Predicted 3D model of a 360-nucleotide RNA (Bacterial RNase P class A) from a Desulfobulbales bacterium. The source organism's lineage runs through Bacteria, Pseudomonadati, Thermodesulfobacteriota, Desulfobulbia and Desulfobulbales. It is recorded under the gene name rnpB.

RNA sequence: UGGAGUGGGCGCAUGGUUGCUGGCCUCGCAUGAGGCUGGAGGAAAGUCCGAACUCCGCAGGGCAGGGUGGUUCGUAACACGAACCGGGGGUGACCCCGGGAAAGUGCCACAGAAAAUAUACCGCCACGUUUCGGCGUGGUAAGGUUGAAAAGGCGGGGUAAGAGCCCACCGCUUGCAUGGCGACAUGCAAGGCACGGUAAACCCCACCCGGAGCAAGACCAAAUAGGGAAACACUUGAGGGCGGCCCGCCCGAUGUUUCCGGGUAGGUUGCUAGAGGCAGCGGGUGAUCGCUGCCCCAGAUAAAUAACCAUGGCCCGCUUUCGGCGGGUACAGAAUUCGGCUUAUAGCCCACUCCUUUUU
Repeated sequence: UGGAGUGGGCGCAUGGUUGCUGGCCUCGCAUGAGGCUGGAGGAAAGUCCGAACUCCGCAGGGCAGGGUGGUUCGUAACACGAACCGGGGGUGACCCCGGGAAAGUGCCACAGAAAAUAUACCGCCACGUUUCGGCGUGGUAAGGUUGAAAAGGCGGGGUAAGAGCCCACCGCUUGCAUGGCGACAUGCAAGGCACGGUAAACCCCACCCGGAGCAAGACCAAAUAGGGAAACACUUGAGGGCGGCCCGCCCGAUGUUUCCGGGUAGGUUGCUAGAGGCAGCGGGUGAUCGCUGCCCCAGAUAAAUAACCAUGGCCCGCUUUCGGCGGGUACAGAAUUCGGCUUAUAGCCCACUCCUUUUU
């Protein structure tokens, strides 16, 4: 100098005019009026995870179903985070991935000899045959061919040609030892190789999980339907009970009033002081934790947080370049509350780091 990696931050400012909304104060019987003061975000979004809170359910255990998936730690919890482990990518800073495919079943298009009980198209080799072009039988899998993927890799020995057929190294498997809390690493020995891929196919292993959600739930309560109680009225009042029968007594269909109850409209609450924020000190590699001090930071309900103007800032383009003109200033927007993840975002800023060019 150019390019890149990681982490963090800002994301219009000031003034004026007119408005909206929560709280407090004053005036007022009240409707209301005036004053002071608070009033969107880093994602308020997607609603994808995890919780708080509320109601319902629930002896305990199991099945089914769903979720998570290296290890250890952090956390209220997590599909989150930190550090580490293993594998892969990059010259590098750094980034990406994560149980099991030697328990079983299934699947692997096209191409190819062969896609998993291995096999043989071209080759190579031996023998036989020959019209000398080949053909037949057998051996072989080193080489070629196909594919995303080809049956351990590489070198040597060996052989008719070859081949873990044999040997060294590497890989793999098994066992032991050492180190580490652990994932795992290192070393030694043995085994001649058994092991293609796919689990976001079934499945296996370990651990976790009851359901619904603030339109949860609680309270007040016009109205309506149905319900309960009491009083009164009325009809010789259906019917029923007591009784052998009549009278009589009781229940009772009906209406009116009152009360209880019911819970729609509406209202109140839940509702914003919290796993809260900021600063300092301390523990820890870190996520994060502890202590001390200070602060209060939206709470609306068809839903406010705005509209307009002026000046300035920032960016882009054009230009006659101490300047002028034009344009732009994102994504988006609370609705019970937190912790995460993911996605969107004009224009910028800061810190650390890596590679490269040049100079010293």
The prediction has a mean pLDDT of 77.
Its Rfam family is "Bacterial RNase P class A". Rfam classes the family as a ribozyme. From the family's description: Ribonuclease P (RNase P) is a ubiquitous endoribonuclease, found in archaea, bacteria and eukarya as well as chloroplasts and mitochondria.